[in-house]
Context: one part of a larger RNA
RNA sequence: UUGGGCGUAAAGCGCGCGCAGGCGGGAUAACAAGUCUGUUGUUAAAGUUCGGGGCUUAACCCCGUGACGCGAUGGAAACUGUUAUUCUUGAGUGUCGGAGAGGAAAGCGGAAUUCCCAGUGUAGCGGUGAAAUGCGUAGAUAUUGGGAGGAACACCAGUGGCGAAGGCGGCUUUCUGGACGAUGUCUGACGCUGAGGCGCGAAAGCCAGGGUAGUGAACGGGAUUAGAUACCCCGGUAAUCCUGGCUGUAAACGAUGGGUACUAGGUGUAGGGGGUAUCGACCCCUCCUGUGCCGGAGUUAACGCAAUAAGUACCCCGCCUGGGGAGUACGGCCGCAAGGUUGAAACUC
Numbered sequence: 001u002u003g004g005g006c007g008u009a010a011a012g013c014g015c016g017c018g019c020a021g022g023c024g025g026g027a028u029a030a031c032a033a034g035u036c037u038g039u040u041g042u043u044a045a046a047g048u049u050c051g052g053g054g055c056u057u058a059a060c061c062c063c064g065u066g067a068c069g070c071g072a073u074g075g076a077a078a079c080u081g082u083u084a085u086u087c088u089u090g091a092g093u094g095u096c097g098g099a100g101a102g103g104a105a106a107g108c109g110g111a112a113u114u115c116c117c118a119g120u121g122u123a124g125c126g127g128u129g130a131a132a133u134g135c136g137u138a139g140a141u142a143u144u145g146g147g148a149g150g151a152a153c154a155c156c157a158g159u160g161g162c163g164a165a166g167g168c169g170g171c172u173u174u175c176u177g178g179a180c181g182a183u184g185u186c187u188g189a190c191g192c193u194g195a196g197g198c199g200c201g202a203a204a205g206c207c208a209g210g211g212u213a214g215u216g217a218a219c220g221g222g223a224u225u226a227g228a229u230a231c232c233c234c235g236g237u238a239a240u241c242c243u244g245g246c247u248g249u250a251a252a253c254g255a256u257g258g259g260u261a262c263u264a265g266g267u268g269u270a271g272g273g274g275g276u277a278u279c280g281a282c283c284c285c286u287c288c289u290g291u292g293c294c295g296g297a298g299u300u301a302a303c304g305c306a307a308u309a310a311g312u313a314c315c316c317c318g319c320c321u322g323g324g325g326a327g328u329a330c331g332g333c334c335g336c337a338a339g340g341u342u343g344a345a346a347c348u349c
Base pairs, nucleotide, nucleotide: 004320005319006318007303008302012317014200015199016198017197021193022192023191025087026086027085028084029083030082031081033080034079035076036075037074038073039072040071041070042069050064051063052062053061054060090190091187092186094183095182096181097180102176103175104174105173106172107171108170109153114148115147116146117145118144119143120142124135125134161168162167205246206245207244208243209242210241214240215239219235220234221233222232257316258315259314260313261312262311265294266293267292268291269290270289271288272287273286274285275284298305299304322349323348324347331342332341333340334339
């Protein structure tokens, strides 16, 4: 490279936006680049394809024939392409509407923990498998009142909702993104994907400045144990929180890239619409969108998947090619560093 693959065997980039590129809806006309076809030139001979012949056969040899490629020239117009005109179903847009922990900022609230002050009160409290370290007669624990401060938001809460992913949960306000339903206004293919590129990206970590209630790597002590650099207990720094900047990784998982179309059913649930009905509906029917469970065909090595496909097809991207060595070395790029990214070989089984 070809072929075959990528849920779990190796393999889907963590996620998006998007330049180039690739691919691209219906109709009509023109052109003839691709495409098809005729003629012709060339393609040395041999060889090769096919048909036939000669050495007893074969190898071998001989005769004829065919062929790809390139060029010239005449033609065809279905498909691809180009150009022009046009269409509305793809895509977008307008109007109306409801849902939502979607994002950012500001403000507010109550419960609880801790600490401080004061009152009551007295000898224990705490902790464990059992203990001890620890706290407490300098008055703890318990309880009542007052105050300070930080962090997180019980119930509601739900295989509920929103977001591209990471993720998002007290309440209010302001600003703001997207999806969905109804309608069918307007544009008229404006689309899909997307190498590079750009942006977002949990936790931990880093830099600077704040903050620090609880928790708590490191660390100290008490236990346990043969030991115990652990599990358990008492403390406790960084961190966890905020602002600004960096890092760019995760079992970043649905271990399943994105888009479009099609292909039995059954049963929940969320948002919206329409209808039936008796005024109203929590009931029933039905449509769209999302999210679950089960299951047939099909598919799969099996497990399973099964309209939210891992089914049937097409388009585009990424990736895989035995195990170890190794996501290592070297080099490049990025980073303050930690490190990240790209990414081998010898050797070995």